[in-house]
RNA sequence: UCGAAGGUUGCGGGAGAGUCCCGCCAGGCUGGCUCCCCCGGCGGGGACCGGCAGCGGGCACCGAAGGGGCAAGCCCCGGGCACCGGGCCCCGGGCGAAACUCUCAGGUUCCCAGGACCGCAGCCGGACG
Repeated sequence: UCGAAGGUUGCGGGAGAGUCCCGCCAGGCUGGCUCCCCCGGCGGGGACCGGCAGCGGGCACCGAAGGGGCAAGCCCCGGGCACCGGGCCCCGGGCGAAACUCUCAGGUUCCCAGGACCGCAGCCGGACG
């Protein structure tokens, strides 16, 4: 000097699974052959009762934040057996990956957000040579 792994930032892509049940519902949105008040009227305000969203719980479901589990293999450990060969053996323990598996966490469908992983670019990084 070239520059791998890895890290980080930005941009782009990026799956799955509930129109379930119960309760709450101050405030938010929305509705009412209901009631009250204001107004000349249009209309406005309040009360009450529903719905949606939201919150809590239950059941069901999903796997791609995070987390747990393990196979081959390895030989840092203990014991047995061999017996000096630093054992192609046995038992136990340890280490041991994933998009597999579990579902603790998270999630269960406008949009948004999140999202393993992939691509591109910048920066950091510096192995082997």